[in-house]
A computed fold for an 84-nucleotide RNA from a Syntrophomonadaceae bacterium, annotated as c-di-GMP-I riboswitch aptamer. The sequence was found by an Rfam model in a public genome assembly. The prediction has a mean pLDDT of 84.
């Protein structure tokens, strides 16, 4: 160098739930704590899903992402041991 994540090792990381801030919300920061991850490290480009402050529609309601979600997929950087 290309591949593959079956088995060890060393180190990483943290869902459910609790607590408290931030947010309209979805969610998302710190702490506790571990179901689980080899990219569960980075980046909202494409799809999906979630939310509707605020905006359209006469209203009841419905759409709408410029807001979320990388622990839903796919793409793109960037990467530790082992294998063979």
């Nucleotide at each position: 160098a290309a591949a593959a994540c079956u088995u060890g090792a060393a180190g990483g990381c943290a869902a459910a739930c609790u607590u408290u801030c931030c947010g309209a919300a979805a969610g998302g920061g710190a702490a506790g704590g571990a179901c689980g991850c080899a990219a569960a490290a980075c980046c909202a480009c494409g799809g999906g899903c979630c939310u509707a402050c605020g905006g359209a529609c006469a209203g009841a309601g419905u759409c709408c992402a410029g807001g979320g979600u990388g622990g839903c997929c796919g793409g793109g950087u960037u990467g530790c041991c082992u294998u063979a």